[in-house]
Context: one part of a larger RNA
Molecule: large-subunit ribosomal RNA, domain VI
Organism: Halorientalis sp. IM1011
């Protein structure tokens, strides 16, 4: 853009596609069983599991983690404090969320038609044959089943509801279960969508300053230690809570 001479929101259907979503091996019982003189030795069925592939998670294990936290050299900023700079973390020791594997979890069964092939019944040929008519089984192959796309399926679909003069949608506004841009989603004062606070969960590990105490030194000083302090710092995490912003608006939008 089309889909009846109209719009719209929400749910279907399922023509027609795509997928390998599963493939392999051991064990165990059957079972020292059937079968053999013995020697040896299954199987149908059931259940456990490894591997090898696929999709997906992130509670644990790990591994990043240049958010953060903390030692540490050199240097600088007069010294303390705090800090800059050493290849885009100086170097080390952690580490939450995130993404991720070395983590975890899930990936049947069955049915139909059939192939080679096994047959029934049965003529052509009085027999005889699985075959000509007709039936029955029979594969990891093929078709349902599973997963998933899909009303542009022109035989252009269904159902429920708003509306046709304002039903509905965009744009602005606040975000992210979404994302390269569009697009998807969640909110938009009838509100917990993002911030701030506060509480809770977490990171690192006990900040400064201050009082003791310190080997030594005439003094001045003086690494360091302990207490103050389960400290200081920090949080892309959860929940409370309207305090701050989601304000004022714009546009399109359908026979009649």
């Nucleotide at each position: 853009u089309g889909u009846c001479a109209u719009g719209g929101u929400a749910u279907c259907u399922g023509a027609c596609g795509g997928g390998a979503a599963c493939g392999u091996c051991c064990g165990u019982a059957u079972a020292g069983u059937a079968c053999g003189a013995g020697a040896g030795g299954a199987a149908c069925u059931a259940c456990g599991g490894a591997u090898g592939g696929u999709u997906g998670c992130c509670a644990c294990u790990g591994g990043u983690g240049u958010a953060c936290c903390g030692g540490u050299u050199g240097u600088u900023c007069g010294a303390g404090a705090g800090a800059g700079c050493a290849c885009g973390u100086g170097c080390c020791g952690g580490g939450c969320a995130g993404c991720c594997a070395c983590g975890c979890a899930a990936c049947a069964c069955g049915g139909g038609g059939u192939a080679a092939g096994a047959g029934c019944u049965g003529a052509a040929c009085g027999c005889a044959u699985c075959u000509a008519a007709g039936c029955u089984c029979g594969a990891a192959a093929c078709c349902c089943a599973c997963c998933u796309g899909g009303a542009a399926a022109a035989g252009a679909g269904a159902u429920a509801c708003c509306g046709c003069c304002g039903a509905g949608a965009u744009c602005a506004c606040u975000c992210g279960u979404a994302g390269a841009a569009g697009a998807c989603g969640a909110g938009a004062u009838c509100g917990a969508u993002a911030g701030a606070c506060u509480c809770g969960g977490g990171g690192u590990g006990u900040a400064c300053g201050c009082g003791c105490c310190g080997a030594g030194g005439u003094g001045a000083c003086g690494a360091g230690g302990c207490g103050u302090u389960u400290a200081g710092c920090c949080c892309g995490c959860g929940a409370g809570c309207a305090c701050u912003a989601a304000c004022c608006g714009a546009u399109c939008g359908a026979a009649g």